[in-house]
A computed fold for a 344-nucleotide part of an RNA from Cavenderia subdiscoidea, annotated as small-subunit ribosomal RNA, central domain. It is recorded under the gene name rns.
Context: one part of a larger RNA
RNA sequence: UUGGGCGUAAAGGGUACGUAGGCAGUUUGAAAAAGGCCUUAUGUGAAAGAGAAACUGGAAAAAGGGAAAAGAGCAUAAGCAACAAUUGAACUAGAGUAUGAAAGAUGAGCGCAGUAUAUUUAAUUUAGAGGUAAAAUUCGUAAAAAUUACAUAGACUGUCAGUAGGCGAAAGCAGCGCUCAAUUGAAUACUGACGCUGAGGUACGAAGGCAUCGGGAGCAAACAGGAUUAGAGACCCUGGUAGUCGAUGCAGUAAACGAUAGAUAUUCAAUAUUAAGAUAACAAAUAUUUGAGCUAACGCGUUAAAUAUCUCGCCUGAGAAAUACGAUCGCAAGAUUAAAACUC
Numbered sequence: 001u002u003g004g005g006c007g008u009a010a011a012g013g014g015u016a017c018g019u020a021g022g023c024a025g026u027u028u029g030a031a032a033a034a035g036g037c038c039u040u041a042u043g044u045g046a047a048a049g050a051g052a053a054a055c056u057g058g059a060a061a062a063a064g065g066g067a068a069a070a071g072a073g074c075a076u077a078a079g080c081a082a083c084a085a086u087u088g089a090a091c092u093a094g095a096g097u098a099u100g101a102a103a104g105a106u107g108a109g110c111g112c113a114g115u116a117u118a119u120u121u122a123a124u125u126u127a128g129a130g131g132u133a134a135a136a137u138u139c140g141u142a143a144a145a146a147u148u149a150c151a152u153a154g155a156c157u158g159u160c161a162g163u164a165g166g167c168g169a170a171a172g173c174a175g176c177g178c179u180c181a182a183u184u185g186a187a188u189a190c191u192g193a194c195g196c197u198g199a200g201g202u203a204c205g206a207a208g209g210c211a212u213c214g215g216g217a218g219c220a221a222a223c224a225g226g227a228u229u230a231g232a233g234a235c236c237c238u239g240g241u242a243g244u245c246g247a248u249g250c251a252g253u254a255a256a257c258g259a260u261a262g263a264u265a266u267u268c269a270a271u272a273u274u275a276a277g278a279u280a281a282c283a284a285a286u287a288u289u290u291g292a293g294c295u296a297a298c299g300c301g302u303u304a305a306a307u308a309u310c311u312c313g314c315c316u317g318a319g320a321a322a323u324a325c326g327a328u329c330g331c332a333a334g335a336u337u338a339a340a341a342c343u344c
Base pairs, nucleotide, nucleotide: 004315005314006313007298008297012312014204015203016202017201021197022196023195025091026090027089028088029087030086035083038079039078040077041076042075043074044073055065056064094194095191096190097189098188099187102184106181107180108179109178110177111176112175113157114156117153118152119151121149122148123147124146128139129138166173167172209250210249211248212247213246214245218244219243223239224238225237226236261311262310263309264308265307266306269289270288271287272286273285274284293300294299317344318343319342326337327336328335329334
């Protein structure tokens, strides 16, 4: 727990699709059983309290005492019909469908290519090569390194290339070609609110990891050695296995970041970029500077952190706690959910 918040102080779910639910365009008609608003009437609205009537009090004043009225709300009855809901009819600004073109590292499959690297074989040549701040471990007369030729293998995709570029829901995506599939804004026609969000749920989800079978050039956790050092379990060097690659499954997490949830509407200027429609403008996307406004400040600023509405998620002092226990999932690693004692 009313309320206030979530870029950086605690707090946006990793992302999408979507069930229930919540919310929801324009015009016009109907009814008034049910919602809320409004009107009228009746009832209720304890007492205390509050309350400058009369009256009391008192010489007079003051204090004190002292009746009603009023009263939100609730209930019942009768109305009202702007709103919401229900229902009838219509509309096109939201949403969608179709059309033929366009852009793109969008995805999947297949094929092809390229340099470099390593290796095999053969040849030339002879004592060094490699590595470092300097060295050594290491390789080499069993002919290395270097050079030349043919071949093999796996991984990767230089230049073009500009990055303030493009595409994708996110993760992510970069040699070339083909096939299939999907996405996007604009135009025309059509459908006519078919929409937004979305608890559960389902799918996707970097790297690393796991299982099985392949593959294994380079790189390289672990590991070994050489150095450095007081020591060196490191940084540097020489090696080197998992892994990195492919297929099929599992796993389900990241500073999964814009540390900024999604959708809709409204709002000052300037500049640049991106593909199409002749150009421009408008519209779409991506960026920079800045005004109002907002913000604790930094800053944000039409791609809002402005002004509003709808829906979901999440936060509530620090530690204990990325925890324990239990539950679910997993082959395991572990993941998800998630406390308390106690301390300050």
Its Rfam family is "Bacterial small subunit ribosomal RNA". Rfam links the family to the GO terms structural constituent of ribosome and ribosome. Lineage of the source: Eukaryota > Evosea > Eumycetozoa > Dictyostelia > Cavenderia. The prediction has a mean pLDDT of 82.